[in-house]
C1' cells in the first nucleotide's frame, strides 16, 4: 500500500426476502428460607460503530470514514 472478515444490551452472541430488536450471563427490586445458596416473579439496560445516500420505511440495500482482526506485497 492491496484483498476479506467483524462492529447489535455491562459481558458472549442471535436476528430479519427492508415494516419501529432479542437470548444466555451479569445488574435492581420481591417471592420462597431461621439464614445462605439454590430456584421462582418482575423490571432496568441499546440514536443496532459514525456520517451520507436509496426508500413511505434502513440494524439490514449502495458509498465513505474509523475500530478491531486475518491473509498478500
Nucleotide at each position: 500500500g492491496c484483498c476479506g472478515c467483524u462492529g447489535u444490551a455491562g459481558c458472549u452472541c442471535a436476528g430479519u426476502a427492508g415494516g419501529u430488536a432479542g437470548a444466555g450471563c451479569g445488574c435492581a427490586u420481591c417471592c420462597u428460607u431461621g439464614g445462605u445458596a439454590a430456584g421462582g416473579a418482575u423490571g432496568a439496560g441499546g440514536u443496532c460503530a459514525c456520517c451520507a445516500g436509496u426508500u413511505c420505511a434502513a440494524u439490514c440495500c449502495u458509498g465513505g470514514u474509523c475500530a478491531g482482526u486475518g491473509g498478500c506485497u

Record summary:
Transfer RNA from a Bacillota bacterium, 73 nucleotides, folded computationally. Its Rfam family is "tRNA". The sequence was found in a public genome assembly.